[in-house]
c-di-GMP-I riboswitch aptamer from Virgibacillus sp. MSP4-1, 85 nucleotides, folded computationally.

RNA sequence: AACCGAUAAGGGCAAACUUAUUGAAAGAUAAGGACGCAAAACUAAGGGCCUAAAGCUUACGAGCUAUGGCAGCCUGGUUGCCGAA
Numbered sequence: 001a002a003c004c005g006a007u008a009a010g011g012g013c014a015a016a017c018u019u020a021u022u023g024a025a026a027g028a029u030a031a032g033g034a035c036g037c038a039a040a041a042c043u044a045a046g047g048g049c050c051u052a053a054a055g056c057u058u059a060c061g062a063g064c065u066a067u068g069g070c071a072g073c074c075u076g077g078u079u080g081c082c083g084a085a
Stems, first nucleotide, its partner, number of pairs: 004083002012037002017032006035072001041078003045075003048070003055064003
């Protein structure tokens, strides 16, 4: 230094849920709250998933579609704390 990852040390993040704000929705943000996390830090590039306002179609029931999202689904990229075996 790399791989690796303790019932180590010091810290960090925060699922569900609740409230408020925002958004067409999915979702996001803030506060509370902890299921979990060694990248649960950043990045929508590939795959996947969610939504469907506008648009198109319509048998008027709905269907299709991302230019909207999800990094706490996987892969890739960038950065990074600690140090036992």

Notes:
The RNAcentral record of the sequence draws on Rfam.